Predicted 3D model of a 367-nucleotide RNA (Bacterial RNase P class A) from a Candidatus Zixiibacteriota bacterium. The RNAcentral record of the sequence draws on ENA. The prediction has a mean pLDDT of 77. Lineage of the source: Bacteria > Pseudomonadati > Candidatus Zixiibacteriota. The gene name in the source record is rnpB.

RNA sequence: AAAGUAGGAGGAACAGUCGCGCUUCAAAUCACAAUUUGAGGUGAGGAAAGUCCGAGCUCCACAGAAUCAGGGUGCCCGGUAACGCCGGGGCGAAGCGAUUCGAUGGAAAGUGCCACAGAAACGAUACCGCCUCUUUGCGGAGGUAAGGGUGAAAUCGUGGUGUAAGAGACUACGGCCGUCGGUGGCAACAAAGGCGGCGGGUAAACCCCACCCGGAGCAAGGCCAAAUAGGGGAAGAGGAGUUGAUUCGCUCCGCUAUCAUUCCCGGGUAGGCCGCACGAGUGACCGGGUAACCGGCCACCCAGAUAAAUGACUGUUGGCUUCCCGCCGGGAGGUUUACAGAACUCGGCUUAUUUCCUGCUUUCCAG
Repeated sequence: AAAGUAGGAGGAACAGUCGCGCUUCAAAUCACAAUUUGAGGUGAGGAAAGUCCGAGCUCCACAGAAUCAGGGUGCCCGGUAACGCCGGGGCGAAGCGAUUCGAUGGAAAGUGCCACAGAAACGAUACCGCCUCUUUGCGGAGGUAAGGGUGAAAUCGUGGUGUAAGAGACUACGGCCGUCGGUGGCAACAAAGGCGGCGGGUAAACCCCACCCGGAGCAAGGCCAAAUAGGGGAAGAGGAGUUGAUUCGCUCCGCUAUCAUUCCCGGGUAGGCCGCACGAGUGACCGGGUAACCGGCCACCCAGAUAAAUGACUGUUGGCUUCCCGCCGGGAGGUUUACAGAACUCGGCUUAUUUCCUGCUUUCCAG
């Protein structure tokens, strides 16, 4: 200097004038509500996006048990309110490396699938080739799976013995899989050793195993006011009890019909208030821990709109950038940039995108 890789920070600040939303205090008007004036405080992100997970909160009248179905997760150990998230490890894969990725349990319980090519792709097979015999020759019979071809994958690899030619047929050394006891580790696992085996892959196929799971959602839910037709018809002895099905138990509503429940037709309302922000909150310091994170102490309060507020102008400073001077530095100009805007809240993940800083890796050059 170039290329890469991992992490962090910002995404303007201050002042004035004017204009908006919320809120505190004071005063005035005022029956209350509400309105006006003044002073003070405060007002859109790192992703507010996606709506993919988890919860807080609200409702489903009060609470149960069992079985089946359905759904989710999937190595181990920790963290967390919880999670499918985060941290640290194991195993595997990619990379020279820093590092990154993994839908990471079971194929020896069973079923299914592996297109095309190829002789043959679950219990396999002989196309070419090699060997033996036979035929005048073409050809035929038998043996073989070491060589070649096909393919993502074809009787584990190499050397030797042996054979008509070969072959785990035998042998030496290896490789892979399973298992056993000991050793290390909390564990997943690991290295060495013994024994056994060696045609595969696939569970992001069905399945098996382990663990977990009520539902719906702020358009939840509650209060006030107003309006309509306390409308009409059918079924009806049962119905309801927190995804579905079945059973047991218990409770509530209803039962020959106006009022349980279910279905069909028709009518009215769509207004206002609450929910609505003090939170698993933020920050500094100290301690514990490899870390995620936990604990202690101190300080702080930082949107709540409802057709949708959070803005405009001026000046200064800061950042970025262009030009000039000659290094420090100074001067003149431009810009406040990209992705993009709260709507119940929070913890994550994923996606979009701009500037700067730091660590580490590889290569090249100079000293």